Description
A computed fold for a 138-nucleotide RNA from a Nitrospirota bacterium, annotated as c-di-AMP riboswitch aptamer (ydaO/yuaA leader). NCBI's taxonomy places the organism under Bacteria, Pseudomonadati, Nitrospirota. The model forms 92% of the base pairs in the Rfam consensus.
RNA sequence: GGAACUUCAACGCCGAAUCCUCCUGUUCCAGGGGGAGCGGGGAACCCAAGCCAUUGGGGUGAAUUCCUCUUCAGAGGAUAGGGCCAUCCGGAAGCCCGAACCCGUCAGCUAACCUCGCAGGCUUUGUACCGGGUGGUU
Numbered sequence: 001g002g003a004a005c006u007u008c009a010a011c012g013c014c015g016a017a018u019c020c021u022c023c024u025g026u027u028c029c030a031g032g033g034g035g036a037g038c039g040g041g042g043a044a045c046c047c048a049a050g051c052c053a054u055u056g057g058g059g060u061g062a063a064u065u066c067c068u069c070u071u072c073a074g075a076g077g078a079u080a081g082g083g084c085c086a087u088c089c090g091g092a093a094g095c096c097c098g099a100a101c102c103c104g105u106c107a108g109c110u111a112a113c114c115u116c117g118c119a120g121g122c123u124u125u126g127u128a129c130c131g132g133g134u135g136g137u138u
Stems, first nucleotide, its partner, number of pairs: 012122003018036008037118006047108001056106001057103004065078005081097004087133005
């Protein structure tokens, strides 16, 4: 000096999953209480639906559908849809995801009202490109 791996911190990314405050404790962290903010579910009139179904039905989520193989556990391919360029929008190119879980026979929309969550997982010295806009500074 270079390469690889691991840990910590910062910046940043997916996501609703952040901030403030009080108390306790093994004290820059954890637990509990409260508030703000963000997100989800249930729930009238009206409207909509006109359903045949226990082989149910529904919810969160971008994550739906199809095809092939199979030792029937799964594997592969494609796809609706979604994410990433460090203020925002659009474009170009490229790289990824396309899961999982929950309710329990029950739920259309839905004001008042009721209720729940605020987790988890990751990493680029580059996607240093083009166009437009906003704000700040000079």